This is a predicted structure of a 72-nucleotide RNA (transfer RNA) from Actinophytocola sp.
The coordinates come from a structure-prediction model, not an experiment, and the mean pLDDT is 81.
The same sequence occurs in records of 2 taxa.
RNAcentral holds the sequence, with entries from ENA and MGnify.
It matches the Rfam family "tRNA". It is annotated as a transfer RNA.
RNA sequence: UCUCCUGUGGUGCAACAGGCAGCACGCCCGGCUGUUAACCGGGAAGUCCAGGUUCGAAUCCUGGCGGGAGAG
Numbered sequence: 001u002c003u004c005c006u007g008u009g010g011u012g013c014a015a016c017a018g019g020c021a022g023c024a025c026g027c028c029c030g031g032c033u034g035u036u037a038a039c040c041g042g043g044a045a046g047u048c049c050a051g052g053u054u055c056g057a058a059u060c061c062u063g064g065c066g067g068g069a070g071a072g
Stems, first nucleotide, its partner, number of pairs: 001071007010025004019055001027043005048064005
């Protein structure tokens, strides 16, 4: 320098062909309990960035940025 793969809450993963972003763990609040844990109920928190296409983009296209692999 080039090619390919990849990027979603704090963490690990979903979202089937473009149509509401969901699950588990963690965190916070409450319940239960003599207390803690466990259990039950509720809550906060996310699509790497900028454009484009579209009625509508996590998803498609372009360019960046980060990570991984390969070639020279």